[in-house]
RNA sequence: CCAGACGGCCGGACGGCCGCGGGGGCUCUCGAGCCUUCGAGGAAAGUCCGGGCUCCACGGCGACAAGGCGGCGGGUAACGCCCGCCGGGGGCGACCCCAGGGACAGCGCCACAGAAAGCAAACCGCCUCCGCGAGGGGGUAAGGGUGAAAGGGUGGGGUAAGAGCCCACCGGGCCCUCGGCAACGCGGGCCGCAUGGCAAGCCCCGCCUGGAGCAAGACCGAAUAGGGAGCGCGUGCCCGCUCGCGGGUAGAGCCGUCGCUGGCUUGAGCGUUCCGGGUAGGUCGCGAGAACCGGCCGGCGACGGCCGGUCCAGAGGAAUGGCCGUCUCGCGCUCUUCGGAGCGUCAGACAGAACCCGGCUUACAGGCCGUCUGGUCCU
Repeated sequence: CCAGACGGCCGGACGGCCGCGGGGGCUCUCGAGCCUUCGAGGAAAGUCCGGGCUCCACGGCGACAAGGCGGCGGGUAACGCCCGCCGGGGGCGACCCCAGGGACAGCGCCACAGAAAGCAAACCGCCUCCGCGAGGGGGUAAGGGUGAAAGGGUGGGGUAAGAGCCCACCGGGCCCUCGGCAACGCGGGCCGCAUGGCAAGCCCCGCCUGGAGCAAGACCGAAUAGGGAGCGCGUGCCCGCUCGCGGGUAGAGCCGUCGCUGGCUUGAGCGUUCCGGGUAGGUCGCGAGAACCGGCCGGCGACGGCCGGUCCAGAGGAAUGGCCGUCUCGCGCUCUUCGGAGCGUCAGACAGAACCCGGCUUACAGGCCGUCUGGUCCU
């Protein structure tokens, strides 16, 4: 210098003017004015996990169902998150990826192609027998071909040709010793190898899990309507009584209209005072906390502890904006002694709190820093 890997950070600065929202203060003409202070993000996003908080449900234990999780150890309030390690896979490497329990508990599936896809299988080939020959019978999974996958791989022996048929090494299963908290690993022995894959198919094993969500929920609380209590006035006629209520009836209304006949509803309320629930509305919940910054200590690390400092939006369908100036980073052009200089342009990505935290995921113009890997050149 080129190509890459990983981790972290920024994502405009300063000043002026005008405006917006919250808190505090002052003034007065009492609903306005003035002063002061604070005012978006690394993701505020998706709402996918885990919690705090609130209400509802719930005696204990167990079982079942449903959903989720799944190597081991640790971190954490908790997690499906994070860290370290193990195993497997990829890369020359830094490093990256893994939904990573169980396939002799049982069931199921393995498309297309192919002769054969799971108690294996003979299409071509090879060997052998019969036949003059075309061809036929038998043996064979070493070779060809198909497929995502063909009953372990390489080499040698063996054989008519072959085959774990036999042997060595590799792979696999079981047992033992040692190391490790463990997952697991080193080594040794035995077993020719008993049985392919799929459990983001059913299933089995182990572990976890009540429901709803700030429109949660708590408090205050009009007007109107409705509920209850007291008092006053009133309630045609009949009956009953515990004497202010109950039953019946005249009457009134409805069943489109009229007639006959019938059904249903009503058949006493009005005024006034007080009480309670709830609505509109208001207040709280609502931000000093699993907080942030710095230092030290412990730990490989995630993280934890101690000390010091700081206060950092909170309203409600929702403020956090606009303009100008100077500059910087970028970008373009020119010049260059290759260090840079000049001119022009000029902040330009994704986005935006709504109860709050911890994560994950997704979006992001441009830029900076650190560690490391491979290659090339020079000394």
This is a predicted structure of a 379-nucleotide RNA (Bacterial RNase P class A) from a Caulobacteraceae bacterium. Rfam family: Bacterial RNase P class A. By type it is a ribozyme. A source record names the gene rnpB. The organism belongs to Caulobacteraceae, within Bacteria. The prediction has a mean pLDDT of 78.